[in-house]
RNA sequence: GACAAAGGCAAACCCGGCGAAAGCCGGCGACGCAAAGCUACGAGGCUAAGGCAUUUUUGGCGAAUGCUAAGCCAGUCGAGCCGCCGAA
Numbered sequence: 001g002a003c004a005a006a007g008g009c010a011a012a013c014c015c016g017g018c019g020a021a022a023g024c025c026g027g028c029g030a031c032g033c034a035a036a037g038c039u040a041c042g043a044g045g046c047u048a049a050g051g052c053a054u055u056u057u058u059g060g061c062g063a064a065u066g067c068u069a070a071g072c073c074a075g076u077c078g079a080g081c082c083g084c085c086g087a088a
Base pairs, nucleotide, nucleotide: 001085008033009032014027015026016025017024018023031075037081038080039079041078042077043076044073045072046071050068051067052066053065054064055063056062
């Protein structure tokens, strides 16, 4: 980073599986991507099983609400590392 070349990746939906969930894996499929390759280092976002608190109750269980990440997102941004081509 080009009205280039060779290629690459694969969103959403759907199907199967794992997971409490966010989400992940595989298949189908292409919304798009010059790093949409890898890495949770920084920021930001998502979820809340478990834990804490509150409400309800005579009390308990249950239910509801709020908080909580060491769980998750690399296709949110930044950062680090590796990588194809060679026009302006």

A computed fold for an 88-nucleotide RNA from a soil metagenome, annotated as c-di-GMP-I riboswitch aptamer. The sequence is in RNAcentral, with records from MGnify. The prediction has a mean pLDDT of 89. Of the family's consensus pairs, 100% are formed in the model. It matches the Rfam family "c-di-GMP-I riboswitch aptamer". Its family is annotated with cyclic-di-GMP binding in the Gene Ontology.